[in-house]
Molecule: transfer RNA
Organism: Candidatus Liptonbacteria bacterium
């Protein structure tokens, strides 16, 4: 300096261009118990930033930014 590949709730992880953007775990309230663990409901909680295409973008394209990795 050059290519490649990621980028989602607190963490992990889904999601042909079309739906309220789902799931674990965590967490917060109820149940349940003599208290608690565990087990049942519920709920709160994210798309790394700006453009672009497009009826319709987490998804397709440009540029930045940030993590990895390869080459000289």
């Nucleotide at each position: 300096c050059c290519c490649c590949u990621c980028g989602u709730c607190g963490u992990u992880u889904a999601a042909u261009g079309g739906a309220u953007a789902g799931g674990a775990c965590a967490c917060a309230g109820c149940c349940c118990u003599g208290c608690g663990a565990a087990g049942g409901c519920u709920g709160a909680a994210a798309u790394c930033g700006a453009g672009g295409u497009u009826c319709g973008a987490u998804u397709c394209c440009u540029c930045g930014c940030g993590a990895g990795g390869g080459g000289a």